[in-house]
RNA sequence: UCGAGGGAGCGGGUGCUCGCGGCUCGCCUCGGUGAGUCGAGGAAAGUCCGGACUCCAGGUGGAAGCACGCUGGGUAACUCCCAGCCGCGGCAACGCGAGGGAAAGUGCCACAGAAAACACACCGCCCGGCGGUCGCCGCCGGGUAAGGGUGAAAAGGUGGGGUAAGAGCCCACCGCCCGACCGGCGACGGUCGGGGCACGGCAAACCCCGUGCGGAGCAAGGCCAAAUAGGGGGAUCGACGGGACUCCACCCCCGGUUCCGCCCGCGAGGGCGGGGGAUCCCCGGGUAGGCCGCUCGAGCCCGCCGGCGACGGCGGGCCCAGAGGAAUGAGCGCCGCCCUCCGCGAGGAGGGCACGGAAUCCGGCUUACAGCUCCCUCAUCUGU
Repeated sequence: UCGAGGGAGCGGGUGCUCGCGGCUCGCCUCGGUGAGUCGAGGAAAGUCCGGACUCCAGGUGGAAGCACGCUGGGUAACUCCCAGCCGCGGCAACGCGAGGGAAAGUGCCACAGAAAACACACCGCCCGGCGGUCGCCGCCGGGUAAGGGUGAAAAGGUGGGGUAAGAGCCCACCGCCCGACCGGCGACGGUCGGGGCACGGCAAACCCCGUGCGGAGCAAGGCCAAAUAGGGGGAUCGACGGGACUCCACCCCCGGUUCCGCCCGCGAGGGCGGGGGAUCCCCGGGUAGGCCGCUCGAGCCCGCCGGCGACGGCGGGCCCAGAGGAAUGAGCGCCGCCCUCCGCGAGGAGGGCACGGAAUCCGGCUUACAGCUCCCUCAUCUGU
C1' cells in the first nucleotide's frame, strides 16, 4: 500500500416558537392557570431462555413430559458469558461445532452398485480339468478384496517382503485397541511397552445414562367503594281517612284494608303464634370508578485493588420517563454529513439523515439498522 480478522463506540448538533405527560412551588372562582424541572432505545422489537416479585397448590418423594449434555470457572439464575480441550475450515489473524453413550437393545442407511454389516466375486487376476479353429478362446470347478467400477460410506493406510495370484500372511512407519508412567484441578496431551487389528455410519431415530424444571402471570395481586338488582339480620305496621252524635272513646254510616290456626268476649272487637308483604335501618360480597403495586434498582458513572478473563471487592459521586385508550410531537433558522443537478471556478439550488417507540422490573440470546469514528491483530507486495 492493498486485502482480511476481531473488538469498542456514535447514530445528527444548536437556537427560537407552539403543543403534550409527570413532579415541585405559587395563585385563585377548586378546577384551572403561571413558573421551574424531568421526559424512549441500542435494540424500548421477537417474547426465545433465565430470575426478582405476586397469587394458587397442606408437606415430601416418585412417574410422565419437556429442556440441556467436552472440561474448569463466573453469576441471583440460565440453554447465557469467560478461559481452555478436542474436531473441522482458513496461508494466517481467527471462525464454526446439541461436543455423553453405537464392543445394552431395537431400527434406518435413498440412488447407484455384485455386495450397505452373519460382508460381497460384476469386470479383472491366478490355478486345475475338459473342449476347440490351440502365441488364443469357450465351458466347468476352485482361489483371490491387490487393481477397475458404483457410492456419502466397500471392513485400517503407505512401502517392502512373500505368493500360482493375493491377503496383517509377515515386517517397518502411521493409525487403532489395551496397559504402565509422566504433565495437567480437569477435558486431554506426551512417552514407553504389549496386541496383527477385534468394534462402518446415524442417538436434532427410538432408547440408555446424567443434570434441571410445580402452575399461572402486573389484565399478577392488594385496598377504598356509588347507582341498580340480588343475599343476610333487626325494628315498626295491619292501621287509617271522612261523616254524625254538644265534646272524647267505642258502637254506627261511607271509603279503604293480609292469610292461617288457637284462645277470650252475647256482640262490635281483642290477645297470642306462624307464613307472606310493606316501610326504614344495619351488615357483607361483586360491578362502574378511584388508589396502591409503579419504579432507588442484582441501578448508572469515575477511580483503585484482585483475577489471563467473564467477574468480584472497596471508595467517591449521581437520580435517570412512569403514562395508563396510553405523553415524549411539530414548524422555522443556522451548522454538519450524504446524493442529484447547475457552474470553467469560487460557489449555488433541490432532496435526504437509518432501524425503530417504553407499559412491573432485571440478566441474556436472536433479529432489524443509512452513515460514521476509534483500537488491536494477520497475510501479500514494496522500502529501510
A computed fold for a 384-nucleotide RNA from a Thermoanaerobaculaceae bacterium, annotated as Bacterial RNase P class A.
The coordinates come from a structure-prediction model, not an experiment, and the mean pLDDT is 76.
NCBI's taxonomy places the organism under Bacteria, Acidobacteriota, Thermoanaerobaculia, Thermoanaerobaculales, Thermoanaerobaculaceae.
The gene name in the source record is rnpB.
Rfam family: Bacterial RNase P class A. Rfam classes the family as a ribozyme.